Predicted 3D model of a 347-nucleotide part of an RNA (small-subunit ribosomal RNA, central domain) from an uncultured organism. Its mean pLDDT, the model's own confidence on a scale to 100, is 87.

Context: one part of a larger RNA
């Protein structure tokens, strides 16, 4: 150092977007750097390896050949790799028509619940449970009805549904906007994939500062339960949950499946386009989403053109349990804590 592997056994980076670097389509011209041939030089001797002699063997020694796989100079070769000039369109991307969606991001507006006030009606209860009690309530509660507030979150529709690079995104409208897809094939003409550092994003909980505070609700208080109950039930409730503006950078960040590209038996559902017919529909065709299964692949569960199938590029991990995602140093944070990442010992 090749060799093996990563859905579930250790092992895909949480997601992109990109430097350096690896890889790179089709046709032809040059060069001859890499590659290939030959022919010189050099690779010191000893050693090793064959073969042959010499001590009676033998170790030993002599001798002659291979070997020394490099390396340099020259001379060819020219398919591939590379350089470089010249064309191409099929990857890529641009236009041109049009489709689509809970994609972002800031305004406006709605009703429903819900809790509060203010009145009004009206009287003893309410409210919670397995059963209860604490709590509310004659100072007039609960319950009804009018008004009037306030903050969050949007029932139905809605789905094995869409969109988005993930995290994620659901009332209704505006504005500014980011992608896909689909048909035309009109325009550049290899401009492409992938990406160590890097940069950007990034649920939830936390954080600082300024609001905000209905409802729920860590912490707490208090009532049951119980042999106890630092819980599970009930009543309340502070921080948060919301809004802005800065951190924080972690998740079962999950399809436990990295991204590209090609190639491979069927069947069936749906989204969203296109194209013809004899239009409640069908037949082709494209992108997407699920389900089932040939073949092959896998321990085996199961994957099955959305592959874990067949193969190419390229990046990230892995190498017995625990020690330990520790503990040291180091970066990064305002903490919290992150990233990075051991080793004694032990089975």
């Nucleotide at each position: 150092c090749u060799g093996g592997g990563u859905u579930u056994a250790a092992a895909g980076g949480g997601u992109g977007c990109g430097u350096a670097g690896g890889c790179g389509g089709c046709c032809u011209g040059a060069u001859a750097a890499g590659u290939c041939a030959g022919a010189g030089g050099u690779g010191a001797a000893a050693g090793u390896c064959u073969g042959c002699g010499g001590c009676u063997u033998a170790a030993c020694c002599g001798u002659a050949g291979a070997a020394u796989u490099g390396c340099c100079u020259u001379u060819g070769a020219u398919a591939c790799u590379g350089u470089u000039g010249g064309g191409c369109u099929u990857g890529a991307g641009u236009c041109a028509g049009g489709u689509u969606g809970a994609g972002g991001u800031u305004g406006g507006c709605g009703g429903a619940a819900u809790g509060u006030g203010a009145c009004a009606u009206g009287u003893a209860g309410c409210g919670g449970u397995g059963a209860a009690a604490u709590g509310c309530a004659u100072a007039g509660a609960u319950a009804u009805g009018u008004c009037a507030u306030a903050g969050a979150a949007c029932a139905c529709c809605g789905a094995u549904u869409g969109c988005g690079a993930a995290g994620g995104c659901a009332g209704c409208u505006g504005a500014c906007u980011g992608g896909a897809c689909c048909u035309g094939a009109a325009c550049u003409g290899a401009c492409g994939c992938u990406g160590a550092g890097g940069c950007a994003c990034g649920a939830a909980a936390g954080c600082g500062u300024g609001g905000g505070g209905a409802g729920c609700g860590a912490a707490c208080a208090g009532g049951a339960u119980u042999a106890g109950a630092u819980a599970c039930c009930c009543u309340g409730g502070u921080a948060g949950u919301c809004c802005a503006c800065g951190c924080c950078c972690u998740a079962a960040a999950c399809g436990a499946u990295g991204c590209u590209c090609a190639c491979u038996c069927a069947a069936u559902a749906u989204g969203c386009g296109a194209u013809c017919c004899g239009u409640a529909g069908g037949a082709u065709u494209g992108c997407g989403u699920g389900u089932c299964c040939a073949a092959g692949c896998g321990a085996a569960a199961g994957c099955g053109u959305u592959a874990a199938g067949u193969g190419a590029g390229c990046c990230a991990c892995c190498u017995g349990g625990g020690g330990a995602g520790u503990a040291c140093g180091u970066c990064g944070g305002c903490a919290a804590c992150g990233a990075u990442g051991a080793a004694a010992c032990u089975c």